[in-house]
């Protein structure tokens, strides 16, 4: 710092999405250790249990206990004994005094702190800065002064009583640092009068005077502690004020203690805080009131910053404590663990009544995606009480649980190639996993074991440790115990295989998946992070996508329909003053923590400590005075007023005019009129239309007329009059002196349609009716026709109300023209011309701007001021609410949901029943066909065991197939084989294999017999066959949408591109467009293009003419021979054949054209303007055709989807179509005799002649591997004869009989021939095909394939036409241009309804 996504591509606008950081998080998978933090965001839901606020006996009277002491009574142990007792331990109960400890109660202090929560609160609640001259402050500090002497009660306690309990009542006793008078008063308060000083006002302060009022408590260890009053300080609080503090106007009015005053009351204190009276105020578009949401801040997250979001932990403030209300006590509360009342809930109950409040710490239930232990200790820090010891402290210090976060460490280091095994991929060679492992060696951080062992403990010593035997240190041994998660199509680092087959699934966006998925799932490999990793949620960023920094509004979303004008905002020249804004300095504050910088302490880091900085703010103060502001007094260039002038469809009212239309009356006149693409409805013999005359009515004003004029816009058009608004000129510079610009609300105007009332109504004309059109036609067209259109008055308030462009500025910024209006000035020869100027209205154009188109002094340029409006598309200008309206409706104006686009401008194509130009047997002009018949052939369909497969508009259909009886053959039925019919490798056997014979089968298969190798170093080798094993063979099985190759088609159409340059932000353009010309992007000229390539043309082949060379198997002019046949000699002149050349190039002439290219005509020439024909097919299009020619990836079959054999089928047949043949006849059929080709083929061949058969043929057989021989007869044609218009002497299908040939075989299923039979058919509907000259038409000949089997195909020659005015139309194509919402490209896109 950006990226993806709208398009065929481009630029822009614009949304959506991603990469980053963060979290009190949750969740999937996984999980070694430690440190530091952190942990109910939801139900301010309900809570069992325990604990969280007590302490003081040095305030007090009691009580209890212990020890000691005095003493009384009882007991009576050991021991002693004279046995009488002594003695008195021990124990019990009392008593005296003293000590110590504990304590219910009175009393004091503290329970107002600490701890929790965020419900409420939009507020002086919070933040910040001030104020209190309007206040309080316990404990603490300092200072001063003081504490004299009295009094009366009361709890505890005792007794009685009530109650289940909680608790209470009565009687009696008693103490105090409890309570109450009195005395005292330095000082204080109050009242009164006086003086000094000070303050922004009320006022404050000081001094002295008079009157008046209020104090105290004791205890003691004798050290002290405590008490009272006053003043001051410190601390803490209270109140007031400036500024800041969410959204909604679809909440616009709110308020009665409300706003103010006077006077009481109340408070610590000011105050409507409260009350009485008086006044009627107060707040509000600078957003009152109402509604919704929310604790605020330091900070935290993010960001370059400005900002945006947030308010967990830590810290400050506030509020709350089950809900609501209230006060009491107190220095302080309207009080979380106090009181009273009310409500809800829970619990106890003897039913009468009572008790309770975890938003303290743990913990429970519930809610929830979700948040911990009913732990230890007061050792430390701090708090309360106490003189202190000490007590209390769920504050706090610690521990426990949770990867919840941050930080640190580890899971080993080094060597180690046979690059092991295994896995994966593979082109099978290998590659990769990978030095990774194994193996060798080293080390021991963590964890574990053992032994030591702190700091935290302070101010001289001692004592005191929850954490804790913790941190830390040491020792020995072992690599032993410790790695996962996500991703790998692009964005975004990282690729392969298999499975799946629009299924399963993925996905943040684009999107992936329909049989070769780097996107699904798995595996291998790789990438990233790492005790974590992904996902989800939320926030900021990227997003300049709300734009203050830093956006826009002609066409992308967006200028209000217009005007004058209110508030507001902004504002000309110059002078003085002030200092509000502004600028600079200083001071105070901006708490601490946090942040940044520098140090330091934990082994490091996180973390912690110290110092500094920053905290951009606010306040006070000093200074400056340029700018803004305020003020004083001025100016005239802005603005305005008055005078003069001309222009104008500016507005309102009244009057007048002619043309036209329709209607009425009368005349003339007769059969139609009218209307349309064509018609019909309609009108008309009751007299229309037409025409003449007269009359009536309403509406609109031809020509002038214009790119013109006027108006704010809407808008305004005959003429005249009246009334009236505005602009212009600067003529002349008289007056005012900033009076200006813009303008939210509000006000006014505002086309057409529509509405209301009343008129009017000729024409036109929604609705409606009829006629047409059409599949339909609720339309377009026609005939009628009502509202309306017109007038007056009143509503409506909208339009593509548009220049899709807000207004203004002595504003600024090149110009040009004979643009057109209205004025002024100057000059000249003055109805005019020239120059200049003001104001308007158009065009072109530079700079500049713009995404481009375009705008360009009338800006969309450069600036300024003000207003309005926009923030993805749809939903939707819809719903609800409100306002307006008689209504129609208008104005304001959402959300849910849904999509990843919607859109602008321009580019290239394709397309258009858009335009221009051009070409083609494209049409036209002609000739002959097809479509009708019969047959042949192909296809569809149907049938079948099978009728193998492919080809499908042109560009499939006599196509693959240049030839299916078997074979072919791929199909069907039946039978058989399984390393196979075919290839390679290995092993074994045999010596063959081949061939021959026999048996057998439907046939292959099978069985038997005969015959039988080569080389040799004798080991064997080669070869062949058979058998076996597995690798493999094989497949006309699938996919032509995985492919190569080949081919068709547009199209032999004239096009398709590139390099450099130039233009454009770019896609692209230019070149290749333009003017001519051509068959042609062929050539010429011009031109920001200059060149080049693939195509065109030419080069190649055949053919037409000539020359030359060569003549055998060809030819024969002349010569000779002859069997009369170029047969022979001979010759190569001619024909011909085969080589090599020539020839044609617009070269020549004339005209046209631009002096060009070229065109027209002519000469010469065999041929003339590419002579005729062929081969040759640009970039590309159609996922065109072919996996069945061949090759080939992948998939599939493997005793079968392979191989082989027999038979059948591909030849079926109600039907439909294509392509052909033969005909329908006389331009003909038949018969007789006769003439003229070219090009080919021939040895498993062509076959002469001869014989034979009616014939197909057969027999015999010469010749020929071919310019020699053969096929081979050419036919149409011409001649003669016959037929005489008919289903025929046309036509030949079909059928019968008897045959020929090929072949192993002719039934399914061949061809030919003879005789007989003799069908349809008499020129073919709609429609449609070919052809422009040696062409169409017609006639025959040959060849390939092939044993046989062409009406097909490929060739050959013979005879041999007609027509083309022309390009309007049909089809196809090319070039330019235009429109486009198409780009799978019009067979497109897309709208509505229904399912």
């Nucleotide at each position: 710092a950006g990226a993806g996504u709208u398009u065929g591509a481009u630029c822009c606008u614009g949304g959506c999405u991603c990469a980053g950081g963060a979290u009190g998080a949750a969740u999937u998978c996984u999980g070694g250790c430690g440190g530091c933090g952190u942990g109910c965001u939801u139900a301010a839901c309900a809570c069992a249990u325990g604990c969280a606020a007590g302490u003081c006996g040095a305030a007090c009277g009691g009580g209890a206990a212990a020890c000691c002491u005095u003493u009384u009574a009882a007991u009576g142990a050991a021991g002693c004994u004279u046995c009488g007792g002594c003695a008195g331990a021990u124990u019990u109960a009392g008593u005296u005094g003293a000590u110590u400890u504990c304590u219910a109660g009175u009393g004091g202090c503290g329970g107002a702190c600490g701890g929790g929560u965020g419900a409420g609160u939009a507020a002086c609640g919070c933040g910040u800065g001030g104020g209190u001259a309007a206040c309080c402050u316990g404990c603490c500090u300092u200072a001063u002064a003081c504490a004299g002497g009295g009094g009366g009660a009361u709890a505890a306690c005792a007794g009685u009583c009530a109650g289940a309990a909680a608790u209470g009542a009565c009687u009696g006793c008693u103490a105090a640092u409890a309570c109450c008078g009195c005395a005292u008063a330095a000082g204080c308060g109050c009242a009164c009068a006086g003086g000094g000083c000070c303050g922004c006002a009320u006022g404050g302060u000081c001094c002295g005077g008079u009157g008046u009022g209020a104090a105290a408590a004791a205890c003691u260890c004798c050290g002290g502690u405590g008490g009272u009053a006053u003043a001051a300080g410190a601390u803490g609080g209270a109140c007031c004020c400036g500024c800041g503090u969410u959204g909604g106007a679809u909440u616009a009015g709110c308020u009665u203690g409300u706003u103010g005053g006077u006077g009481g009351g109340g408070u610590a204190a000011c105050g409507g805080c409260u009350c009485a009276c008086c006044a009627a105020g107060g707040c509000g578009a600078c957003g009152a009131u109402c509604c919704a949401u929310a604790g605020c801040c330091g900070g935290c997250c993010u960001g370059a910053g400005a900002g945006g979001g947030u308010g967990a932990c830590c810290g400050g403030c506030c509020a709350c404590a089950u809900u609501g209300g209230g006060a009491c006590u107190g220095a302080g509360a309207c009080a979380c663990g106090g009181c009273c009342c009310a409500g809800a809930c829970u619990c106890c109950u003897a039913c009468g009544g009572g008790a309770g409040g975890c938003a303290g710490c743990a913990g429970u239930g519930g809610g929830g995606a979700a948040u911990a232990u009913u732990g230890c200790a007061c050792a430390a820090u701090g708090g309360g009480g106490g003189a202190a010891a000490c007590c209390c402290u769920g504050a706090u210090g610690c521990a426990g649980c949770g990867a919840c976060g941050c930080c640190g460490c580890g899971u080993g280091g080094a060597g180690g190639a046979a690059g092991a095994a295994g896995g994966u991929c593979u082109u099978c060679g290998g590659a990769u996993u990978g030095u990774a492992a194994a193996c060798u060696u080293c080390u021991a951080u963590c964890a574990a074991u053992a032994g030591g062992g702190a700091c935290g403990a302070a101010g001289a010593a001692a004592g005191u440790g929850a954490c804790u035997g913790u941190a830390c240190c040491u020792a020995a041994a072992u690599a032993a115990g410790a790695a996962g998660c996500c991703c790998c199509g692009g964005c975004u680092a990282a690729c392969u295989a298999c499975g799946u087959g629009c299924c399963a699934g993925c996905a943040g966006c684009c999107g992936c998946g329909g049989u070769a998925a780097u996107a699904c799932g798995u595996a291998g490999g790789g990438g990233g992070c790492a005790a974590g990793c992904g996902u989800u949620a939320u926030c900021c960023g990227g997003a300049a996508u709300u734009a203050c920094u830093g956006g826009g509004u002609g066409u992308a979303a967006a200028g209000g329909g217009u005007g004058a004008g209110u508030a507001g905002g902004c504002g000309g020249c110059a002078u003085g003053g002030c200092a509000a804004g502004u600028a600079a300095g200083a001071u105070g504050u901006g708490a601490a923590a946090g942040c940044c910088c520098g140090a330091g302490g934990c082994u490091u880091a996180a973390c912690c400590u110290c110092g500094g900085g920053a905290u951009u703010g606010c306040a006070u103060u000093u200074u400056a005075a340029a700018c803004u502001g305020c003020u004083a007094a001025g100016c005239u260039a802005g603005a305005g007023u008055a005078c003069a002038g001309g222009a104008g469809a500016g507005g309102a009212a009244a009057g007048c005019g002619g043309a036209a239309u329709u209607c009425c009356u009368a005349g003339u006149g007769u059969a139609g009129c009218g209307g349309u693409g064509a018609a019909a409805u309609g009108c008309g013999u009751a007299g229309a239309u037409a025409u003449u005359a007269g009359g009536a009515a309403g509406a609109a004003c031809a020509c002038c007329a214009g790119u013109g004029g006027c108006g704010a816009a809407g808008g305004c058009g005959g003429c005249u009059u009246u009334c009236u608004g505005g602009a212009c000129u600067g003529g002349a510079a008289a007056c005012u002196g900033a009076c200006g610009c813009u303008g939210a609300g509000g006000c006014a105007c505002g086309a057409a349609a529509g509405c209301g009332u009343g008129g009017g109504g000729a024409g036109c004309g929604a609705a409606c009716a009829g006629g047409a059109u059409u599949a339909g036609a609720u339309a377009c067209c026609c005939u009628g026709g009502u509202a309306g259109u017109c007038c007056a008055c009143g509503c409506c308030g909208u339009a593509a109300a548009c220049g899709a462009u807000g207004a203004c500025u002595g504003g600024c910024u090149a110009g040009g023209g004979u643009u057109c209006g209205g004025g002024g000035u100057g000059g000249c020869a003055a109805a005019g011309c020239c120059a200049u100027u003001c104001g308007g209205u158009g065009c072109c154009g530079c700079a500049g701007c713009u995404a481009a188109c375009g705008c360009a002094a009338u800006a969309a340029g450069c600036a300024g001021u003000c207003c309005a409006c926009c923030u993805g598309g749809g939903g939707a200008g819809u719903a609800c609410g409100u306002u307006c309206g008689c209504a129609a409706g208008a104005a304001u104006g959402a959300a849910a949901c849904u999509c990843a686009a919607a859109g602008g401008a321009a580019u290239u194509g394709a397309c258009g029943g858009g335009g221009a130009c051009c070409c083609g047997c494209a049409c036209a002009a002609g000739c002959g066909g097809u479509g009708g018949a019969g047959c042949a052939u192909g296809u569809g369909g149907u049938u079948u065991a099978a009728u193998u497969c492919g080809a499908a508009g042109c560009a499939a259909c006599g196509c693959g197939a240049a030839g299916a009886a078997c074979c072919u053959u791929a199909c069907c039925u039946g039978a058989u084989c399984u390393u196979g019919a075919c290839a390679u490798c290995c092993c074994g056997a045999u010596g063959a294999c081949c061939g021959c014979u026999u048996c057998g089968u439907a046939a292959u298969g099978g069985a038997a017999g005969c015959u039988u190798u080569u080389c040799u170093u004798c080991g064997g080798a080669a070869c062949a066959u058979c058998g076996g094993u597995g690798a493999c063979a094989g497949g006309u099985g699938g996919u032509g949408c995985a492919u190569g190759g080949u081919u068709g088609u547009c199209g032999u159409c004239a096009g398709c591109u590139c390099g450099u340059g130039u233009c454009g932000u770019g896609a692209g353009a230019u070149g290749u467009u333009g003017g001519g010309u051509u068959a042609a992007g062929u050539c010429c000229c011009g031109c920001a293009a200059c060149g080049a390539g693939c195509g065109c043309a030419a080069c190649c082949c055949c053919u037409a003419u000539c020359u030359u060379c060569a003549g055998u198997a060809g030819c024969c002019a002349g010569c000779a021979u002859u069997u009369a046949g170029g047969a022979u000699g001979g010759g190569c002149a001619c024909u011909c054949u085969g080589g090599a050349g020539a020839g044609a190039c617009u070269g020549c002439c004339a005209g046209g054209g631009a002096u060009a290219a070229c065109c027209u005509g002519g000469a010469g020439g065999a041929a003339g303007g590419u002579g005729g024909g062929g081969a040759u097919g640009a970039c590309g299009u159609c996922a065109a055709a072919u996996c069945a020619u061949c090759a080939u990836g992948c998939c599939c079959c493997u005793u079968a989807u392979g191989a082989c054999c027999a038979g059948g089928g591909c030849u079926a047949c109600a039907c439909a179509c294509g392509u052909g043949c033969u005909a329908c006849a006389a331009u003909g059929g038949c018969g007789u005799a006769a003439a003229c080709a070219a090009a080919g083929a021939g040895a498993a061949g062509c076959a002469a002649a001869c014989c034979u058969g009616c014939g197909a043929g057969g027999g015999c057989a010469a010749g020929c591997a071919a310019a020699u021989c053969u096929c081979a007869a050419a036919a149409a044609u011409a001649a003669c004869g016959u037929c005489c218009c008919a289903g025929u002497u046309c036509g030949g299908a079909c059928u019968g009989c008897a045959g020929u040939c090929u072949g192993c075989a002719a039934c399914u299923c061949g061809a030919c021939a003879g005789c007989a039979c003799g069908a349809a058919g008499c020129u073919g509907g709609a429609a449609u095909c070919g052809c422009u000259a040696g062409u169409a038409a017609u006639c025959g000949c040959g060849g390939a394939u092939c044993a046989g089997a062409a009406u097909g195909c490929c060739g050959c020659g013979g005879u041999g036409a007609a027509u083309a005015c022309g390009u309007u139309c049909c089809c196809g194509g090319g070039u330019c241009u235009u429109g486009c919402a198409c780009a799978c490209a019009c067979c497109g896109c897309c709208c509505g309804u229904c399912a």